[in-house]
RNA sequence: GUCCCCCUAGUUCAACGGAUAGAACGUUGGUUUCCUAAACCGAAGAUCCGGGUUCGAUUCCCGGGGGGGGCA
Numbered sequence: 001g002u003c004c005c006c007c008u009a010g011u012u013c014a015a016c017g018g019a020u021a022g023a024a025c026g027u028u029g030g031u032u033u034c035c036u037a038a039a040c041c042g043a044a045g046a047u048c049c050g051g052g053u054u055c056g057a058u059u060c061c062c063g064g065g066g067g068g069g070g071c072a
C1' cells in the first nucleotide's frame, strides 16, 4: 500500500429489520447467620462516532475512529 473480519452493561456473550436491547459473572440493597461464605429476593448499568435507507435500524448502506488478521 491493498484485502478481509470485529466493535452491545465493569467482563464474557445473545438479540428474522419490529414487544420495555436480554443472560451469566461482577457491583450494590435486603432476607437468613453469633460472624463470614453459600442460598434466596430486589436494584443500577450498554448498542464506538456522524450521516443515509426504511413506517421502523443493534441489525442494511456510506464516511470516520479503534482493534485483529492475510498478501505485498
Base pairs, nucleotide, nucleotide: 001071002070003069004068005067006066007065010025011024012023013022018055027043028042029041030040031039048064049063050062051061052060